Predicted 3D model of a 72-nucleotide RNA (transfer RNA) from a Minisyncoccota bacterium.
Taxonomically the source falls in Minisyncoccota (Bacteria, Bacillati).
Rfam family: tRNA. Rfam classes the family as a transfer RNA.
[in-house]
RNA sequence: GGCCUUAUCGUCUAACGGCUAGGACACAGGAUUCUCAUUCCUGUAAUCGGAGUUCGAUUCUCCGUAAGGUCA
Repeated sequence: GGCCUUAUCGUCUAACGGCUAGGACACAGGAUUCUCAUUCCUGUAAUCGGAGUUCGAUUCUCCGUAAGGUCA
């Protein structure tokens, strides 16, 4: 340098082009308990950047950025 893949809450991970972007762990608050742990309830928190297509984009297209793989 060519080609391919990936990028979503703090972490891991879902999401036919359309519902309030869901779940687990973690964190905060509460219930239970003499206390702790366990268990239960509630809450906070996310789509890598830009452009395009579309009535509508996490999703499709293009250009970047980052990571990984492969060929030379």